[in-house]
RNA sequence: UUUGAUCCUGGCUCAGAAUCAACGCUGGCGGCGUGCCUCAGACAUGCAAGUCGUACGCGAAAGAGGGCUUCGGCUCUCGAGUAGAGUGGCGUCCGGGUGAGUAACACGUGGGUAAUCUGCCUCUGGGUGGGGGAUAACCCGGGGAAACCCGGGCUAAUACCGCAUGCAGCGGCGCGGCCUGCGGGCUGCGUCGUGAAAGCGGGGGACCUUGGCAACAAGGCCUCGCGCCCGGAGAGGAGCCUGCGGCGGAUUAGCUAGUUGGUGAGGUAACGGCUCACCAAGGCGACGAUCCGUAGCCGGCCUGAGAGGGCGGUCGGCCACACUGGCACUGACACACGGGCCAGACUCCUACGGGAGGCAGCAGUCGGGAAUCUUGGGCAAUGGGCGCAAGCCUGACCCAGCAACGCCGCGUGGAGGAUGAAGUCCUUCGGGAUGUAAACUCCGAAAGAAGGGGACGAAUAAGCACGGGCUAAUACCCCGUGCGAUGACGGUACCCUUUGUAAGCCCCGGCUAACUACGUGCCAGCAGCCGCGGUAAUACGUAGGGGGCAAGCGUUGUUCGGAUUUACUGGGCGUAAAGCGCGCGUAGGCGGCACUGCAAGUCACUUGUGAAAUCUCCGGGCUUAACUCGGUAGGGGCCAAGUGAUACUGCAGAGCUAGAGUGCGGAAGGGGCAGCUGGAAUUCUCGGUGUAGCGGUGAAAUGCGUAGAUAUCGAGAGGAACACCGGUGGCGAAGGCGGGCUGCUGGGCCGACACUGACGCUGAGGCGCGAAAGCUAGGGGAGCAAACAGGAUUAGAUACCCUGGUAGUCCUAGCCCUAAACGAUGGAUGCUUGGUGUUCGGGGUCUUCUAGUCCCCGAGUGCCGCAGCUAACGCGUUAAGCAUCCCGCCUGGGGAGUACGGUCGCAAGGCUGAAACUCAAAGGAAUUGACGGGGACCCGCACAAGCGGUGGAGCAUGUGGUUUAAUUCGACGCAACGCGAAGAACCUUACCUGGGCUAGAAUGCCCCUGACAGCCCCAGAGAUGGGGUCUUCCGGGUAAAAACCGGACAGGGUGCAAGGUGCUGCAUGGCUGUCGUCAGCUCGUGUCGUGAGAUGUUGGGUUAAGUCCCGCAACGAGCGCAACCCUUGCCAACAGUUGCCAGCGGUUCGGCCGGGCACUCUGUUGGGACUGCCGUUGAUAAAACGGAGGAAGGUGGGGAUGACGUCAAGUCCUCAUGGCCCUUAUGCCCAGGGCUACACACGUGCUACAAUGGCCGGCACAAAGCGCUGCAAAACCCGCGAGGGGGAGCUAAUCGCAAAAAGCCGGUCCCAGUUCGGAUUGCAGUCUGCAACUCGACUGCAUGAAGCUGGAAUCGCUAGUAAUCGCGGAUCAGCAUGCCGCGGUGAAUACGUUCCCGGUCUUGUACACACCGCCCGUCACAUCACGAAAGCGGGCUGUACUAGAAGUGGCCGCGCUAACCCGCAAGGGAGGCAGGUCACGACGGUAUGGCUCGUGAUUGGGGUGAAGUCGUAACAAGGUAGCCGUAGGAGAACCUGUGGCUGGAUCACCUCCUU
Repeated sequence: UUUGAUCCUGGCUCAGAAUCAACGCUGGCGGCGUGCCUCAGACAUGCAAGUCGUACGCGAAAGAGGGCUUCGGCUCUCGAGUAGAGUGGCGUCCGGGUGAGUAACACGUGGGUAAUCUGCCUCUGGGUGGGGGAUAACCCGGGGAAACCCGGGCUAAUACCGCAUGCAGCGGCGCGGCCUGCGGGCUGCGUCGUGAAAGCGGGGGACCUUGGCAACAAGGCCUCGCGCCCGGAGAGGAGCCUGCGGCGGAUUAGCUAGUUGGUGAGGUAACGGCUCACCAAGGCGACGAUCCGUAGCCGGCCUGAGAGGGCGGUCGGCCACACUGGCACUGACACACGGGCCAGACUCCUACGGGAGGCAGCAGUCGGGAAUCUUGGGCAAUGGGCGCAAGCCUGACCCAGCAACGCCGCGUGGAGGAUGAAGUCCUUCGGGAUGUAAACUCCGAAAGAAGGGGACGAAUAAGCACGGGCUAAUACCCCGUGCGAUGACGGUACCCUUUGUAAGCCCCGGCUAACUACGUGCCAGCAGCCGCGGUAAUACGUAGGGGGCAAGCGUUGUUCGGAUUUACUGGGCGUAAAGCGCGCGUAGGCGGCACUGCAAGUCACUUGUGAAAUCUCCGGGCUUAACUCGGUAGGGGCCAAGUGAUACUGCAGAGCUAGAGUGCGGAAGGGGCAGCUGGAAUUCUCGGUGUAGCGGUGAAAUGCGUAGAUAUCGAGAGGAACACCGGUGGCGAAGGCGGGCUGCUGGGCCGACACUGACGCUGAGGCGCGAAAGCUAGGGGAGCAAACAGGAUUAGAUACCCUGGUAGUCCUAGCCCUAAACGAUGGAUGCUUGGUGUUCGGGGUCUUCUAGUCCCCGAGUGCCGCAGCUAACGCGUUAAGCAUCCCGCCUGGGGAGUACGGUCGCAAGGCUGAAACUCAAAGGAAUUGACGGGGACCCGCACAAGCGGUGGAGCAUGUGGUUUAAUUCGACGCAACGCGAAGAACCUUACCUGGGCUAGAAUGCCCCUGACAGCCCCAGAGAUGGGGUCUUCCGGGUAAAAACCGGACAGGGUGCAAGGUGCUGCAUGGCUGUCGUCAGCUCGUGUCGUGAGAUGUUGGGUUAAGUCCCGCAACGAGCGCAACCCUUGCCAACAGUUGCCAGCGGUUCGGCCGGGCACUCUGUUGGGACUGCCGUUGAUAAAACGGAGGAAGGUGGGGAUGACGUCAAGUCCUCAUGGCCCUUAUGCCCAGGGCUACACACGUGCUACAAUGGCCGGCACAAAGCGCUGCAAAACCCGCGAGGGGGAGCUAAUCGCAAAAAGCCGGUCCCAGUUCGGAUUGCAGUCUGCAACUCGACUGCAUGAAGCUGGAAUCGCUAGUAAUCGCGGAUCAGCAUGCCGCGGUGAAUACGUUCCCGGUCUUGUACACACCGCCCGUCACAUCACGAAAGCGGGCUGUACUAGAAGUGGCCGCGCUAACCCGCAAGGGAGGCAGGUCACGACGGUAUGGCUCGUGAUUGGGGUGAAGUCGUAACAAGGUAGCCGUAGGAGAACCUGUGGCUGGAUCACCUCCUU
């Protein structure tokens, strides 16, 4: 991070640690480590294993010196017994590298070897006598390009070969002892046989031998050291055997012929089928053989709380390998990295005949790769080889170099320093931030570099001296002490002096610590997940600021963690993923009560082992740390040996009866199979009656029927299913089972006893059963009915509806084996409050003796519910509670129950069952809404009832569209469209064209001037420009004036500032529309719920109303409703002019005058109505109904008043306002034009179409308003008239506009496009105005159009209303059919609530942008991964045959042959060599299989994609309830048949439960 929100499930993701790392940016120092993870790819060059003269024989040269010389050279000495090669010995099997192979006794761990070997080393016993023949080197000759080879000749040994001796060893025989796992082993004695050797060096007194005159030399002899031979023992090392342990796949289930065993033989150091012959037929495997894939194993390392998971680099142990494959030789040890042979690939040399080579040693090169270093120094140390030693060798090693690759340490300064510099950023323009940060002052010299000084540690030998040992010895040799040479690193660490350098990287939306500005505008980009970006982005880029870490910081990859997300610790499976459809049962797992024995498991103790390093702890050394040294502890699960314990498990024995089972007696049942049988109904056939229809539907049609249907009666045929009973009743393991009777048969239950004696539970594989559909064969076929046909419906209708209709449905036999095969709940056992039905059996009680009542027990089956459980829903003795045992299954969604493989099936198909890829979710339960072609209730001109209209005509007006230079802009369903416009000729005016201005047309402040304006003239369309004329005012000041100061006015100037009807109503304020004058919307506290939330606000009544009453886990409250306000209707009081006139007077007759204020009226204040009163109904309530009174009666009528909110509703063009944009223009001025256009379309109106009318004449009655740039009378005059002249009166209850009109009375018209209707047009005028051309209103005359009541559709209105009639006003110079008001006349209808809108409750939901929702499939396009596919190519591998290198073994060995034997000799023999052959045998070859990978025209589905096409399948009863299995059909979702499920709404009934 799934939702509007919630809880749960569940995946994805992040924060941590680690790394042999790499990449980006950056980079001061030091210490310690680390550094080809890829091509076990190929390698140039150098080095990495030699050494010994104290085993042996040879034996130079350069150079120096001497002699001789024919100057060509020769020779001697030194060099030097040196260099060098050779024989011989030891080493090269260690050390170093790599991880290819290997799933194995390879490794780890513990054992065994009585089945073995062991050079050098240590200890120990014995010996070391005497002979022989060769051969390298060397010399000579020869071949070859080379590598190298051949022949002849000489020679030595610690080389080689006999002989002697021989403790011991080994073998045979005989006799004992001890041990034993009975195979044998160890050992003693006797005897027979077999069976070794090598010398070199040092020293030496006496004596001896040889040579020599002698000195002396060489030996004997003695002695020392190092060797040699044969034994014994040890240490260390190695071989072999073995228990146990550590990997993935079962879509690998069977494997095996030397295979398994035996006997014998061979072979080996040694056991063994290791090898061979023969015999037997075994051996391994579900506790996973075989096969395939992957992999060196471990100590350990990383992570983790741990358990665990991952890894196996550096260091250490083991293994394997050394270009690839094979092979042996030598040797103590090899099948041998720097040895050999053969074969192969590759590279190099070549004179083409032949040869050479193997860096997975150290450096280094190329290649591969994201990526991994110097062709360095030294043997000083440690270690190794050789050597007596000196010493030599050592790319092991020690150092240095390169790399921030890692870990650790240090530094880049410290202190002071402003109410705070500059710069930069932000800003509300005040300021704030960077920030004590800097500058500056003082201090320091801490890290590194440079220079100078100083210059430690890292270290023990030979030899010499002394002492001791050996010895005849003061030699030699050995030991001890003292002296004593030697440093690659390195002039390094460290110390002193001087000088004096050094910060970056990432992040700042949430997770997650850190915010502003600008740029950008779904672009560019970011992104770990969620997600940001479409003009104010804390999410992009930059900047300022901030946060984090720091010589690093980020990114990427990988591992563990978080992830209890594989759950051992430590999970689940009713609905989220998950119980096999059900049973029987094998292996296995688990198992009742009590006893005895054993001691396998288990437990305790002891011992061994668990290498070192690592880890822990303690301490030490580098200034610290990293690092390192010493010590200690730990090492579990393990492992082994021994001793002990016996509770539990196990094993053995012998028992028990509570589990399980058997017998006996009962009762119930649609349990199963087979046979027989019955009636009702449908259909068909026959016959009778009978006549025109029947049938079917929403309505129809197809269909049937005059050839007689339907209807009705009778008879018959045939098939299938069994009404009522019938019931959340019964039976069965499940599927399932329903007429009756019979036979056969399974299981369960109850009762009381007897018996067996744990015989039990579960159950991987296995076997069986298993609805419907479907399949095969044969029957059968009445009804029903996929497919199919027709008729309807429809935009279409491959459907729903109708008429037909075939498979099928039925039977027999055989398959299939799946379902929502469900209680979506595996089986068994035990335990845990209750209530109430019902079925079966048993018992008790009462009784009317009954199929009766009540109570109890057991078994089954329902409902409600305690505790408990659960995410909730719910479950709740029939558990989903508490426990035990066993099995099955799950681990995000999609892809997909698909593909491939296997297996089963006749087929359909079943079972088993992935991956690539893709998504950040998919889900469960519950909540609030919204919605439903769900339900209930209710209201409103919502429908209905009714009256009048609109839609048709002409015109007016608005809008769209079109046109135009412009036709300015806005408003768009209701809720834009006679709307902003309460009034566009100019103006308005925002638009267009043209002409002009630029601090600007207007305002404030500042400065200057005293003019400007006005008037006149000229140019111009005007704005404007030019000229003339005219030229300040007020106050203070002063005697007065001037100067001066202040102010006003005007012009000019300059700056701060202007201006914009330019954009954004989706940045906003304000105002407004709308739902809607609808009755709702909320809060506090409490309560309930894990929570969203609920309750209150629901319910019963009632109301116009959430109005009121009652009830209630709610009690209260707020905004709404109502009331308070205005108006109107009645009354009263007050007031009385301009209003009024009852009575009085006057009168010109008019409230005209006097007078009056009663009335009307005016306008102010009050009263009045509250379901108050009576009755009825209702719960005695609220209230309703009726009545009285009253002007008015149940809110009296009307208005104002508009809850929480909704529509990003409208308005930036009223105003205000953020941001953006324009600044000689998007501002301002002017003239003219446009907004008035016109083929059309729509809205709103006016006038009509006529006689309830038109026209003419006469007469009557309002209200509300308006009037001084105004209303204007009358008389009078002019005009037919609009109007003109005239001007009384009126600042208006006074005068005027003013006539009201419909109406009434009289006349006329006579149904006609008219005496209806007035459009249009012509002419003539009037008025307003600067001006009526574009483009005003009105008048007169003339003209007289369309139109005869209006299609689909649609609007208003419930009473003083609709309809109809006129009057006034705002705007306004003029212009009204519009708008806002006013009165006159004055209706009809409402049965009712199906439909539209709104409200409440409830229900379903896959909706929440909320049904204008969501969403499915085909098709088309793009793209991605995968499957199939004729084949093609590669890798691994099996089998058969073929072939056969090197080598080993056997045999042959006529050729060759020193040692030994015979022989005087010749010669022969033994033995050996070449060669041949047989066996085995690598690389190969042929044939045929298996597995696997790649590729493949074409093809199949799948995923994703902004949007496209067709339909509408699903979600609300989704409009045919949906879904599951199956079958058929169809563009597609799908449709239909059949059986099943509820995870279906609604209504009714039945049953049951609760109150």